[in-house]
Context: one part of a larger RNA
RNA sequence: GGCGUACGGGGGAUGACUAGGCACUUAGAAGCGAUGAAGGACGUGGAAACCUGCGAUAAGCCUCGGGGAGGUGGUAACAACCGUUAUUACCCGGGGAUUUCCGAAUGGGGAAACCUGGCCGGUUAGAAUACCGGUCGCCCCCAGCUGAAUGCAUAGGCUGGAGGGAGCAAACGCAGAGAACUGAACCAUCUCAGUACCUGCAGGAAAAGAAAUCGAAGAGACUUCCUGAGUAGCGGCGAGCGAAAGGGAAUUAGCCCAAACCGUUUACGUGUAAGCAUACAGGCGUUGCGUAAGCGGGGUCGCGGGAAACACAGGCAGGGGCUGUAGACCCUGCACGGAGUUACAAAUCCGGCUCUAACUGAACGGACUGGAAAGUCCGGCCGUAGAAGGUGAAAGCCCUGUAAGUGAAAGAGUAACGGACUCCGGUGUCUCUCCCAAGUACUGUCGGUUAGGAGAAAUCCGGCAGGAAUUUAGGGAACCCACUCUCUAAGGCUAAGUAUUCCUAAGUGACCGAUAGCGUACCAGUACCGCAAGGGAAAGUUGGAAAGAUCCCCGGGAGGGGAGGAAUUGAUCCUGAAACCGUAUGCCU
Numbered sequence: 001g002g003c004g005u006a007c008g009g010g011g012g013a014u015g016a017c018u019a020g021g022c023a024c025u026u027a028g029a030a031g032c033g034a035u036g037a038a039g040g041a042c043g044u045g046g047a048a049a050c051c052u053g054c055g056a057u058a059a060g061c062c063u064c065g066g067g068g069a070g071g072u073g074g075u076a077a078c079a080a081c082c083g084u085u086a087u088u089a090c091c092c093g094g095g096g097a098u099u100u101c102c103g104a105a106u107g108g109g110g111a112a113a114c115c116u117g118g119c120c121g122g123u124u125a126g127a128a129u130a131c132c133g134g135u136c137g138c139c140c141c142c143a144g145c146u147g148a149a150u151g152c153a154u155a156g157g158c159u160g161g162a163g164g165g166a167g168c169a170a171a172c173g174c175a176g177a178g179a180a181c182u183g184a185a186c187c188a189u190c191u192c193a194g195u196a197c198c199u200g201c202a203g204g205a206a207a208a209g210a211a212a213u214c215g216a217a218g219a220g221a222c223u224u225c226c227u228g229a230g231u232a233g234c235g236g237c238g239a240g241c242g243a244a245a246g247g248g249a250a251u252u253a254g255c256c257c258a259a260a261c262c263g264u265u266u267a268c269g270u271g272u273a274a275g276c277a278u279a280c281a282g283g284c285g286u287u288g289c290g291u292a293a294g295c296g297g298g299g300u301c302g303c304g305g306g307a308a309a310c311a312c313a314g315g316c317a318g319g320g321g322c323u324g325u326a327g328a329c330c331c332u333g334c335a336c337g338g339a340g341u342u343a344c345a346a347a348u349c350c351g352g353c354u355c356u357a358a359c360u361g362a363a364c365g366g367a368c369u370g371g372a373a374a375g376u377c378c379g380g381c382c383g384u385a386g387a388a389g390g391u392g393a394a395a396g397c398c399c400u401g402u403a404a405g406u407g408a409a410a411g412a413g414u415a416a417c418g419g420a421c422u423c424c425g426g427u428g429u430c431u432c433u434c435c436c437a438a439g440u441a442c443u444g445u446c447g448g449u450u451a452g453g454a455g456a457a458a459u460c461c462g463g464c465a466g467g468a469a470u471u472u473a474g475g476g477a478a479c480c481c482a483c484u485c486u487c488u489a490a491g492g493c494u495a496a497g498u499a500u501u502c503c504u505a506a507g508u509g510a511c512c513g514a515u516a517g518c519g520u521a522c523c524a525g526u527a528c529c530g531c532a533a534g535g536g537a538a539a540g541u542u543g544g545a546a547a548g549a550u551c552c553c554c555g556g557g558a559g560g561g562g563a564g565g566a567a568u569u570g571a572u573c574c575u576g577a578a579a580c581c582g583u584a585u586g587c588c589u
Stems, first nucleotide, its partner, number of pairs: 001588009015574001016541002020512002022509007029501002031168002039102003042055003046078001050074002061096006070082003107116003117136007138165003141161006172203001173201004183190001187236001213219002223250005233241002254493003261297010274287001275284002278326005302471001304436004309429004315334006336425005348420004352414005358406003364379005380397002382386001388400003442466007473488005528535002548573001551562004
């Protein structure tokens, strides 16, 4: 020196574990903000660096309810205290108070957390100064007062208003605007794609929605899913793009206006009797008539509907008109009937129920091994509870719980249910007359959208130019024409089924188990890097309990050897592989 053997050092793989993640399910919630948010800065403890909590009333104050024998957060020790059966220790929940400074940030400024004002009130005896409380931003809306060019007016100005807005927030929604890489094996129409990105506006969902629809059988608002179907089609007929009807499901809900006509208010015009519901008599006449605007009634449709006109029906009581009589009409109340707060008119309350603390809650002992029993053996018990977690190893019966029941002073919610409460209440005929949404439909042209690239290219939307009809009408049925069928545009509202998950609760997993799983199991969007936008880690495990090794020996110490301890678990702490480095020894050289 090599090869073995034994024992170590070193290192942190592997195994085990889980405090954290991931993906979902079922419910809830789906917003917060000028009453100052989200997010921060700075403070705040007996002593206090950080985290957490809180805000000069500062790990907290008041109050109501629950729980309660132990407490003064993570956080031990020290110091000083509080409380122990309750009238408030501490803890949990409801409500309230306080809540510095910055931040939409809003008196003005500003290099965020700073600087500096006006007015009113207060303290410092007055003034000065300093401090404290309140108030002073912009835009819109409403009301009032003023008020140009310019007569009326309007613009503008001023004042008032516990009227609104502004900003933040994960995805989902609608709209405006809108790429390129890429694919076409190049590339230009095309594709990627109306995607990404940007902007506006929301809502708990949004959007859409009760046919001027579909398409040939008739169906009968919208939305979503499965299918139809990679079909019909479109397409440098390349790459590719790609329906609809129909069928099956989910869920179901339909309504209101404009106009005709009637009444009424105001303004203007006309005008002396045409009017005052009807008949007769009296009386009135600023009545009446027309136009415009507002309000109330009426009315809402496609086997066209409505108005007007006509006809029929119409419980009881009271009232009304210029006066009296007649009958009719109108209004109010009751009865009867119907409906309702998500559209169709609209507000609130009560009961009940749910949530935000909680409460009751069955049943086991012995022996053996062991440091420790829940293990093994023996003998029992409960079960509407044998889910789960913990306890010195593996527990239905030890603890927390679980099944099943119970419960709210205060606050919040409430689909369905019940009660208050509120609202509504004729039918038919349809001949004459009137109405049924106009710079609209439509046409031309230029674009866009439809699965559809201009094509024979309908439909739908828009720019520019022209420009209808009113039911004997108008739109559509894929150029166009005829016939036939079908629907009624140019006003509006509408739940459910559908989409999503920053967040809360309960739960699930042939999901991960520390190079995995979120970037973060740990004081992580931290340390660190970058001028900045931005990028972005590593890092888990003593033990049942600190019992964290009193004592003895070697050593200057570090450290080591004993003792103790279940233990080579000793803080570089579970297990502790390999590389690598040693000590002792056998054999070989």